[in-house]
RNA sequence: UCUGUCUCAAGGCAAACCCGUUGAAAAGCGGGGACGCAAAACUUCCGGUCUACAGACUGCGGUGCGGUUCCACAAGAACAGCACACGGUCCAGGAUAGCGGGGUCGCCAGA
Repeated sequence: UCUGUCUCAAGGCAAACCCGUUGAAAAGCGGGGACGCAAAACUUCCGGUCUACAGACUGCGGUGCGGUUCCACAAGAACAGCACACGGUCCAGGAUAGCGGGGUCGCCAGA
């Protein structure tokens, strides 16, 4: 440096799920627990995937506000505007290293 996990040796990590906790969520962290993993060690540089707080756009809609027009300058109707709530679409600055690729470090065995 390359190849791998061999009836080699030492081992390591920990999926789903449950409990607690952080977060708007995706998801993370801690404990339990093992589906699996030769890098399932670290790292968001590239691509993919997940979420959408905030932001932007939007609604034959809802509520409120006052305005214009019609009208008996009343009731009522129509028109556009503003605000709030709810819904929809887009969007990472969030997440995923156990989705791939890249980078870095590394046990044992063999060449």